[in-house]
Molecule: Glycine riboswitch aptamer
Organism: uncultured Nevskia sp.
RNA sequence: CACCCGCAGGUAAGAGAGACCGGGUCCGCCCGGCACCGAAGGCGCAAAUUCCCCCGGAAUCGCUCAGGUCUAAGGAUUGCCUGCUGUAG
Numbered sequence: 001c002a003c004c005c006g007c008a009g010g011u012a013a014g015a016g017a018g019a020c021c022g023g024g025u026c027c028g029c030c031c032g033g034c035a036c037c038g039a040a041g042g043c044g045c046a047a048a049u050u051c052c053c054c055c056g057g058a059a060u061c062g063c064u065c066a067g068g069u070c071u072a073a074g075g076a077u078u079g080c081c082u083g084c085u086g087u088a089g
Stems, first nucleotide, its partner, number of pairs: 004086001006084008018034001020033005035069003041065001042063003
């Protein structure tokens, strides 16, 4: 001391699924019901490694607890900018 990796912030893009039914409303929303979505989060699993067993083991896969199904917000992920570590050199 890195334009790399990691973390954080800002900014732009960003899908899916009932504007469902009933009741109560201070019309912001709340309660109950059935149907759905997966890209916040969470949970689960393979092969590799071994003579065998245990261990280990990922996701955009699966589960839908949570979250969501007009708009808004949120949103994995991606580009750019900024900052902070760390490590190569």